A computed fold for a 1453-nucleotide RNA from a bacterium, annotated as small-subunit ribosomal RNA. RNAcentral holds the sequence, with entries from ENA and SILVA. Its mean pLDDT, the model's own confidence on a scale to 100, is 83. It matches the Rfam family "Bacterial small subunit ribosomal RNA".
[in-house]
RNA sequence: UUAUCUGAGAAUUUGAUCCUGGUUCAGGGUGAACGCUAGCGGCGUGCCUAAGGUAUGCAAGUCGAACGUCCUGUACUGGAGCGCUUGCGCUUUGGUUCAGGAAGUGGCGAACGGCUGAGUAAUACGUAGGAAUCUACCCCCAACUCGGGGAUAAGCCAUCGAAAGGUGGUCUAAUACCCGAUGUGAAGGCAACUUUAAAGAUUUAUCGGUUGGGGAUGAGCCUGCGGCCUAUCAGGUAGUUGGUGGGGUAAUGGCCUACCAAGCCAAUGACGGGUAACUGGUGUUAGCGCACGACCAGUCAGAAGGGCACUGAGACACGGGCCCUACUCCUACGGGAGGCAGCAAUCGGGAAUCUUGUGCAAUGGGCGAAAGCCUGACACAGCGACGCCGCGUGAGGGAUUAAGGCCUUCGGGUUGUAAACCUCGUUAUAAGCACCGGCUAACUACGUGCCAGCAGCAGCGGUCAAACGUAGGGUGCAAGCGUUACCCGGAUUUACUGGGCGUAAAGAGUUCUGUAGGCGGUUAUGUAAGUCAGAGGUUAAAUCCUUCGGCCCAACCGAAGACUCGCUUUUGAUACUACAUGACUGGAGGCAGUUAGGGGAUAGCAGAACGUAUGGUGAAGCGGUGAAAUGCGUUGAUAUCAUACGGAAUACCGAGGGGGAAGCCAGCUAUCUGGGACUGUCCUGACGCUGAGAGACGAAAGCUAGGGUAGCGAAACGGAUUAGAUACCCGUGUAGUCCUAGCCGUAAACGAUGCCUGCUAGAUGCUUGAUUUUUUUGAGUGUCGAAGCUAACGCGGUAAGCAGGCCGCCUGGGGAGUAUGGUCGCAAGGCUAAAACUCAAAGGAAUUGGCGGGUACCCGCACAAGCGGUGGAGCAUGCUCUUUAAUUGGCUGUUAACCCAAGAACCUUACCUGGACUUGACAUUUUUUCCUUAUGCUGUCCCCGAAAGGGGAAAGCUGCUACUUGUUAGCAGGGAUUAAACAGGUGUUGCAUGGCUGUCGUCAGCUCGUACCGUGAGGCGUACCCUUAAGUGGGCUAACGAGCGCAACCCCUACUGCUAGUUGUAUCACUCUAGCGGAACUGCCGUCGCAAGGCGGAGGAGGGUGGGGAUGACGUCAAGUCGGUAUUGCCCUUACGUCCAGGGCGAGAAGCAUGCUACAAUGGCGCGUACAACGAGUUGCAACACGGCGACGUGAAGCUAAUCUCUUAAAACGCGUCUCAGUUCGGAUUGGAGUCUGCAAUUCGACUCCAUGAAGUUGGAAUCGCUAGUAAUCGCUGGUCAGCAAUACAGCGGUGAAUACGUUCUCGGGUAUUGCACACACUGCCCGUCACGUCAGCAAAGCUGGGGCCACCCGAAGUCUCUCUUAAGUGAGGGUCCAAGGUGGAAUCAGUGAUGAGGAUGAAGUCGUAACAAGGUAGCCGUAGGGGAAUCUGCGGCUGGAUCACCUCCUUU
Repeated sequence: UUAUCUGAGAAUUUGAUCCUGGUUCAGGGUGAACGCUAGCGGCGUGCCUAAGGUAUGCAAGUCGAACGUCCUGUACUGGAGCGCUUGCGCUUUGGUUCAGGAAGUGGCGAACGGCUGAGUAAUACGUAGGAAUCUACCCCCAACUCGGGGAUAAGCCAUCGAAAGGUGGUCUAAUACCCGAUGUGAAGGCAACUUUAAAGAUUUAUCGGUUGGGGAUGAGCCUGCGGCCUAUCAGGUAGUUGGUGGGGUAAUGGCCUACCAAGCCAAUGACGGGUAACUGGUGUUAGCGCACGACCAGUCAGAAGGGCACUGAGACACGGGCCCUACUCCUACGGGAGGCAGCAAUCGGGAAUCUUGUGCAAUGGGCGAAAGCCUGACACAGCGACGCCGCGUGAGGGAUUAAGGCCUUCGGGUUGUAAACCUCGUUAUAAGCACCGGCUAACUACGUGCCAGCAGCAGCGGUCAAACGUAGGGUGCAAGCGUUACCCGGAUUUACUGGGCGUAAAGAGUUCUGUAGGCGGUUAUGUAAGUCAGAGGUUAAAUCCUUCGGCCCAACCGAAGACUCGCUUUUGAUACUACAUGACUGGAGGCAGUUAGGGGAUAGCAGAACGUAUGGUGAAGCGGUGAAAUGCGUUGAUAUCAUACGGAAUACCGAGGGGGAAGCCAGCUAUCUGGGACUGUCCUGACGCUGAGAGACGAAAGCUAGGGUAGCGAAACGGAUUAGAUACCCGUGUAGUCCUAGCCGUAAACGAUGCCUGCUAGAUGCUUGAUUUUUUUGAGUGUCGAAGCUAACGCGGUAAGCAGGCCGCCUGGGGAGUAUGGUCGCAAGGCUAAAACUCAAAGGAAUUGGCGGGUACCCGCACAAGCGGUGGAGCAUGCUCUUUAAUUGGCUGUUAACCCAAGAACCUUACCUGGACUUGACAUUUUUUCCUUAUGCUGUCCCCGAAAGGGGAAAGCUGCUACUUGUUAGCAGGGAUUAAACAGGUGUUGCAUGGCUGUCGUCAGCUCGUACCGUGAGGCGUACCCUUAAGUGGGCUAACGAGCGCAACCCCUACUGCUAGUUGUAUCACUCUAGCGGAACUGCCGUCGCAAGGCGGAGGAGGGUGGGGAUGACGUCAAGUCGGUAUUGCCCUUACGUCCAGGGCGAGAAGCAUGCUACAAUGGCGCGUACAACGAGUUGCAACACGGCGACGUGAAGCUAAUCUCUUAAAACGCGUCUCAGUUCGGAUUGGAGUCUGCAAUUCGACUCCAUGAAGUUGGAAUCGCUAGUAAUCGCUGGUCAGCAAUACAGCGGUGAAUACGUUCUCGGGUAUUGCACACACUGCCCGUCACGUCAGCAAAGCUGGGGCCACCCGAAGUCUCUCUUAAGUGAGGGUCCAAGGUGGAAUCAGUGAUGAGGAUGAAGUCGUAACAAGGUAGCCGUAGGGGAAUCUGCGGCUGGAUCACCUCCUUU
C1' cells in the first nucleotide's frame, strides 16, 4: 500500500431510410443424458423418476468392579464308596479360586450417529429479542449415605400349542422393590406446623448413591421483522375473540372445561386454491438483480398409510409397544410373522446414477475402573471421462521438396520436414471430434438438379451449389469433441439502478360529489419517530476474497486476515421530513359591486314551409331519371285561389363566435335555478392537490308501458341498372324518429393529448371584463413562430419544453376483447378477462418511384378541319392453323406477319427418303510401317452405279550428303498407312455472354464535383415566373460550376461570285459539269416586354432551327439475335459429322396482315405530238440493218463511258371514237401456239401471240397515312440476279392540291402537385363464404376418478373418568374424546364424450370483388335490421377523406 478491479454486440420487417418491436445467435454454468472417440494420474462426485416393492448379509450394544444361576475347563479342598501297593489311584457328591461361554435380574445406552424430503406457506426456517420452565451423563459448593423387610426372573418340575408363544407349581440374589429413622435443605402454608432421601462395589484408594444450591450443555414456550404465485378466491370465524372459576402441563396460554360478554381477522389482501422443506450458500451478472437449494454445514419434518399412549432426564421413539388399513410371507387352517427414506444388493420405473468389497489402523460415538467389546458413523479400496486439475502420445537432424492423393492457367501448386532415412530416448504403448455462405475463425473439385437433403436465425437446393453428399485442403478445441435439456447473461424486452402512453401497444366517455391512501405554503418553539454520527452485541463453521504455507506444479488442503447488506442496545446531533403548540397571508374559500352567455328545468305564444280535408278556377298530363319505368291522373291529378286541421323543426341574425365537467345546448316571452369572469386599503387563516374502490351524469341506436305520427325513413314491396344486383338510382312504405315514466351505459364518447401547480422570446386576430378614451391589464378562444423537445410528422405560455405531486394504462402479431367463471341487464348485450396453437414478423413516420375511372400546365397528324386509302372483289406476298415422309428454322400487341430472305427449279438447304465415307469435306502436331523408276501426284481411259463412291489399266513426274557405287545408308521435301491428340456440329441454352439491333423517342431529359439542408433514405442544384422546338434562354434564388443529351460543327438542296472544263457547244456569251468562296445574324425599322424574346414590316433568291438527311443521353422491356460471326457450360463422335440423287421449303377447308389491279367518262381505246432526273454497262450495255404480228432471232458499229449504249419517259397536250352498260369498264381463270435463260423449266420460271372474259357498280362495325413541292397521281433507274415469282425494297424526277376554329374529348409523352395498404410496382395488392386435408382448444346429454367439506351411523387401541370386585398386584363393566369404516348431501378439480360452433394452417379449387387511388356508392366507429359471401341500408358521430369554390386567420411583399 492492498484485501470482491469493473459494463462490446450481431442477424432478421423495407426498393431504400429512421424508429418502435418481437424472434434468433455469440458467453458462462450443470448431481446431467445421448452420439463418435479414448493413454495415464491426482482430487472430488454419482436414483433429480416410484416417500414403489424387497431375497440375503451386516448397520446398538456394553458392564461379572451391581446380582443369582447354568455349561466347559483348570487349581485347591471336605465327605462317602471302591481298589488296595496304607497313601496313592478311581468313582461320586460338596465348597473355594481362576479362565471362557450362555441366557436372565439390574444399570447405562438405545431420543446420538445414519437415511430421506412425502407433508408443511407456518405448531417450520432465518434474524433480533423475551419470561412462566425442565435438563441424564459433566463441573463447583453444602449436607448425608443409619436400621430393617418381603418378593421375583433365571433355574427345576409339570403342562398347552404345528409354530410364535404361554400357563400352573416350586427355589433364589442384588446398586431390583418396600418399610422405619434423620432432615443440611426443599415443597406447601400468613403462621403454628406438616410432608419428604439414600446402595452399594472392588479394594485401600477410588468408583458410586441421596438432598439442596449454582454452572455448563441440551431442550420446551412466547414476540417483532423477513423470504412463492393467484382477486376468474372478498368476506372469514362459535372455542371463534375476551373475561371469571376449575382442570391440565416441566412451564405460559381456549391447551381443555362450565358460565358470561360479542367480539376477533380482512384490499398494508383475511379466508380459499396452487406450488414448495427453510437457511448458510450455489450459478450468473459491471452492478442492482434473476434462477436454484445436489455434495458440505445448521434447523425442521418423516420412518409402509393412519391413530394412540407407555417407559424415560429426554420419544409420542427408523432397526420399542398397542390398535385399524393395504401388501408380503409361514401354517398342521386353529393361528402367527414382517416393515432397507441405514450399508451393500435386487426387481420395477426411467434419458439416467456404482461393489451383496476391506478394516476398526486413524477420527468420532456407546458401555466399562480398565483391558476391551460394539460401531456399513467413519477410514480405505472398487466401478463410471460425470466434473475440475496435471502429464503424455517422442526429441534432434533430414529435399531428388520421393511416391500417392487433390487442384491446375498444364507452367505448376499443395499435403510438406510431414514421411522414408540417420542419431538419441522409452519395457512397451497412446488422437480424436466438430465446423469451413453470413452472424463466425476456416475453400476448392466432383456428384445431385426445388430431387435427395440441410437449417440456431434470416435462408440454401429448379444443370457451374464455397449452404445438400463425398473427397482434398483448412479452422477450432483436444482425451476429449459435438448434440439435446435446463438456468443466468446479452434483454434498458417489467426499466429501483434503467422504459414508455398525439400518430408505433398504451390517458378510463366525464369527474360536478368525493372515502381510504399518497403529496402538501410562510414562520417560531419544543420532541427526537424517520434521518445522520460514535460506541457495544450479534451476524456459527465451511464457502467467496487477500496473503502466507503443504502435496514436484495445479486442482485439492492448511493457517492468518479481511468481509458479513442486516437486526439489536446505547450515547449524541436537529438542517430536512414527521409530531405537538402558537403566529402569518401569498394557496384556497367567503363578502360587496358589476358583467357576458343556444348552461339547465317548466309553462305559454308565434310565423314560414310541408301534408291532408272541403270548396272554386282549370284542362291532360304530372312525377321521376344518365336514360327510363313502376306510381298519380278524365271518379278531374299536377298547377292555382280560399278556408280549416295536424305534427315536427326553428331560415335570415350565424361567425372555428358563446356557454357547459363531458355527452351536448339555437324562434319569442315568463317563472325557478347552477356555474364562470372582473374590480375592491373587506373577512377566515392552509381550510389545499390528486384520488384505488364508491356514487352521479352520459350522443345515436335499442328495450318496456302509454300516447302521438306532418315530413323523413331500417325492414318489406315494386320499377330500373346489371352476366347477376339480396346494392348504389326511382316509386311506395312499417318499426323508429316526437312526448311522458323507466331501463340500457356504449361511439373515431377525439385535441386519438388525465388532473393540479410553478417557470421559459415574441407577433397578430376574435369574445368578454376593469381602467380610460393614447392605451394598459385580467379571463377565455384561434393562428404563426424563439429556445427546447420529437423516430419523423409536428408541438411550441391552451406544450408534445423545463420541473414537482397524484391517478389510470402498455409490454410482438394473430388466436381475442374471444372461451370459461363471476357480476350487471327484461332482452340486445355491457364490465372483468385467459390459454392451447400459430407466424417472424405485425407496426409508425418520412423518402424515391410507379399507379389513380385525382388535379393543373404543356407538346405531338393525338383529336378536330381536310385529302386519299384499308376493312367488301380478284390476284400477289407473308403469317397462323391444318395436312405431310418433310412441308427446315427463327420472329408473335404497340416494337411479328413483301420480316431474317438485295431474288428456294439443281446449288442455296439447315428438312425428308434412299445410297455412301469414318483422323474424316477443312486445320495443327506426334507416332508405327513403308514409298519416292511408286502403294503417291497429274491429266487420260475402262467396269459397276442415279451420283457419291468402289474396283482396275497404261503414260509422265524430285533434291542433298556419305561411302563399302548399291534394288545402299542417312537427311530435307512430298506422299501413303497404323495409332493418338483432335477435326466437325444451322445440336441445346439470347434466362450464362460479347457484339449488334428494336422500342419508349429526336421525347427533353439524365447526372457529377464542391458547398448547403436532413439522424437517415434523400433533397437542393434541376424548384418559382416569363420564354423556347428544346433543362432554349432570361429574371429571381443556398447554391456555384461542370458533364452526357438540345443546338451548332458534317452531307444534299435553293441564290450568287471566282476558278477550271479533255467528253457539253460549229464558236463566244449563257446553260451545264465540279472545286473554292459569299449570303441570313431577329442584323434594320415599328410596337410590347426589366430581360430573354414575341408580333408586324422593309429589303432579299431565301426570314426567324430556310427545306431534307446523318446524328438516338442515363436507362426500360431477363425485348430480339448462340441460324451472320465470336463465345462459357452441356450434349453427339462408323454420327446430331461429311458426300450424293430425288423430293420438300411452292400442300390448302379456314383465318389474319401488307400490297397490286379495278369497279370507269377528271375515264377506256386509236392516231399525232412535247418535256426529265437518279443511275447501270466488257462473262456487259448494244446503236443500226434484216427476219418474225410479237416475245425474240441473225449479223454487227460504238463504248472500260459528261464521248457509245440501256433511253421512245409516262401522266400532260391535240384530234377522233365509245355514251353509262357488267360495257370498247375490269382483267382473273382456262385452252392452244411459241420465245428466252439454263446440265435441267414435270412438281416449280419469266415473257409473247391467238382465244376465253370470274368477281367487282366505291365496300358493315372498325381503322390507317398525310400540314407543301407535302398528300394524291405519273412514269424512270438500280441492287440481288444464268433466269425469275419484283405488284416487294432502295432511289429518281414529272404534274401538283385541300385544310388546321381550336385543345373539351381519344391515344402517347413531359413537368409540378396530391392520395396510396402498390415496389415483380394496377396484368399491383387484397376480403369473406363454400369444398377438401391436418392441428389445437371450447361447448355438450352423460360417464369415470381425485383431494377435501357437511350431517348422521358405527366406533378399535388408548389416555382420562366413573361403578362393581379382589387382601393385593388385579379382574369385570359403563362413559367422554377418537383412527379407520358406512350412508346421504352440497360443491370443487381433473379425465373422457356422439355431436356442434368458431379458430389456425395448407398446391395454382369455386363464387363474387368488400378495402387500398375520389378503389369507381369516400372510408371508418357505435347501434339496429336484412342478405350465398365479402357486405348493404337506417340513425348519430369522426377525418385517420380526394377534388373544386368561398370564408376566416397567418406569413412575406